[in-house]
Context: one part of a larger RNA
RNA sequence: UUGGGUUUAAAGGGAGCGUAGGCGGGUCGAUAAGUCAGUUGUGAAAAUCCGGUGCUUAACAUCGGACGUGCAGUUGAAACUGUCGGUCUUGAGUGAGGCAGAGGCAUGCGGAAUUCAUGGUGUAGCGGUGAAAUGCAUAGAUAUCAUGAAGAACUCCGAUUGCGAAAGCAGCGUGCUGGACCUUAACUGACGCUGAUGCUCGAAAGUGCGGGUAUCAAACAGGAUUAGAUACCCUGGUAGUCCGCACAGUAAACGAUGAACACUCGCUGUUAGCGAUACACGGUUAGCGGCCAAGCGAAAGCGUUAAGUGUUCCACCUGGGGAGUACGCCGGCAACGGUGAAACUC
Numbered sequence: 001u002u003g004g005g006u007u008u009a010a011a012g013g014g015a016g017c018g019u020a021g022g023c024g025g026g027u028c029g030a031u032a033a034g035u036c037a038g039u040u041g042u043g044a045a046a047a048u049c050c051g052g053u054g055c056u057u058a059a060c061a062u063c064g065g066a067c068g069u070g071c072a073g074u075u076g077a078a079a080c081u082g083u084c085g086g087u088c089u090u091g092a093g094u095g096a097g098g099c100a101g102a103g104g105c106a107u108g109c110g111g112a113a114u115u116c117a118u119g120g121u122g123u124a125g126c127g128g129u130g131a132a133a134u135g136c137a138u139a140g141a142u143a144u145c146a147u148g149a150a151g152a153a154c155u156c157c158g159a160u161u162g163c164g165a166a167a168g169c170a171g172c173g174u175g176c177u178g179g180a181c182c183u184u185a186a187c188u189g190a191c192g193c194u195g196a197u198g199c200u201c202g203a204a205a206g207u208g209c210g211g212g213u214a215u216c217a218a219a220c221a222g223g224a225u226u227a228g229a230u231a232c233c234c235u236g237g238u239a240g241u242c243c244g245c246a247c248a249g250u251a252a253a254c255g256a257u258g259a260a261c262a263c264u265c266g267c268u269g270u271u272a273g274c275g276a277u278a279c280a281c282g283g284u285u286a287g288c289g290g291c292c293a294a295g296c297g298a299a300a301g302c303g304u305u306a307a308g309u310g311u312u313c314c315a316c317c318u319g320g321g322g323a324g325u326a327c328g329c330c331g332g333c334a335a336c337g338g339u340g341a342a343a344c345u346c
Base pairs, nucleotide, nucleotide: 003318004317005316006315007300008299012314014201015200016199017198021194022193023192025088026087027086028085029084030083031082033081034080035077036076037075038074039073040072041071042070048066049065050064051063052062053061054060091191092188093187094186095184096183097182098181103177104176105175106174107173108172109171110154114150115149116148117147118146119145120144121143125136126135162169163168206247207246208245209244210243211242216240220236221235222234223233258313259312260311261310262309263308266291267290268289269288270287271286272285273284274283295302296301319346320345321344328339329338330337331336
C1' cells in the first nucleotide's frame, strides 16, 4: 500500500463558516468524453504456451501458431456516468401566519449575604480544632442594634426542563439582535451534501496595559500534626478571582460516539406547536429522557437521538516504552502551542 478499523482495546479534528475537490432528485431530448462491441494498424527479437521438424532420446536447436491483458485510428450501440438544452417539485431556500426559550450584546434597577467604617448597648472573652496553638480582644473584641460604603454572586422557582455550532448561558426591566420549531403551500426550481488549505469562535488557568479588589485564595508566613511534613487541619495572606482593550488557543474541549441523507417492532415520561375541541380522546411534527423487538457487539452495552441496514464526504489509527520527547520549521511578549521522528529496548 491493500485490507481492516476508530463508545470503553491504537484511532472522531474542541466547534462552526466555507474555497478547491469528491459526491449528488424526477422526467424528456441531443451528444458520444467515460463505457461496451466490431474492425485496421502497431505492440522488435529472444523468452513463455500449443503443434510440428532436426540431432539415436532428452537437454538443445529450428519452423508455424498463440500470447503480448496495451496504445492509436475507424465503424457502430446509447442503458448507466459525464456534457448541453428543456421541463417538474418531493431535496434546498424564500414568503405568510403563529410559538417557546438561562441564545447573544448593551444599559438601568433590586434584595439577601459578606467584609469594612462610624455610632449605640454591653463585658471578658472570641475564634478555631480530633485536641490545640498561632491569630483577634480591656486602646473594649465576639454578640447585638442603627447608619453608611464597596465589590462580587444571584437563594427559592429549578426539573429526569429550556436555549446555543461548540465553548457555554440563570435576580428583574428596557433597547438592539441571531437561530430553531410548528402551520400554510403563495414564490424560486436541485439553487444540494461534505469539506483538504483557509478564516472565525473557543472553559479554566496564564500574559501585556489600564482600572477595581468585598469574598475566596496558588505563592508565601506563622501555628499544629509527624520520625520528618517543603502536605492534608488551623490563623493570616499576595498574584489571581471582577471590568475594559489586546494576546494566548489548550482541557476527561466527553455522548471518551465527525457531518448529511434514507430505511428498520413497540411501550412510556416530558418540552414547544398543530389537529380535534367533549373537561374525553389520542393523531401528527420537532426536541429532551427512560425501557425494549429485530439487528449489531469481545463483552459491558447500543437499539428511529444506533454502536442496526446502506450511500456520500472529511478526520484519524496500525504493538508497548523511548515520546507528544529531540531536531527543524511555523506561531507567540512570554509561558508555551502546532507539526513531529530516530537510535535503543521489551
The part of an RNA shown here (small-subunit ribosomal RNA, central domain) has 346 nucleotides and comes from an uncultured bacterium.
The RNAcentral record of the full RNA draws on ENA, Greengenes and SILVA.
It matches the Rfam family "Bacterial small subunit ribosomal RNA".